[in-house]
Transfer RNA from Candidatus Eremiobacter antarcticus, 77 nucleotides, folded computationally. It was read from a public genome assembly. The prediction has a mean pLDDT of 80. Its Rfam family is "tRNA". Rfam classes the family as a transfer RNA.
RNA sequence: GCGCCUAUAGCUCAACUGGAUAGAGUGUCGGGCUUCGAACCCGAAGGUUGGGGGUUCGAGUCCCUCUAGGCGCGCCA
Numbered sequence: 001g002c003g004c005c006u007a008u009a010g011c012u013c014a015a016c017u018g019g020a021u022a023g024a025g026u027g028u029c030g031g032g033c034u035u036c037g038a039a040c041c042c043g044a045a046g047g048u049u050g051g052g053g054g055u056u057c058g059a060g061u062c063c064c065u066c067u068a069g070g071c072g073c074g075c076c077a
C1' cells in the first nucleotide's frame, strides 16, 4: 500500500435478509430479606448505535468517507 472483519448501556453481547417504544446478562443505585454481610427477591437509572455525509415514508441494519482495533497478502530493509 491492497483486501476482509469488528465498533451498540460502565463491561460482555443481542436486535428475526430496513418497520414503528434499541433489549438481555453483569455491574451501579434504592428497597425487601438477614443480628450484620453475602446470596436471593423487587424496582430504578443508565444509549448522539465510533465521527461525518447520503439513500429511503422509515437506517443499529443499505451506500460513501474518516477514525480506532484485528486478520491476511504485498513492498522496503
Stems, first nucleotide, its partner, number of pairs: 001073007010026004019057001028044005050066005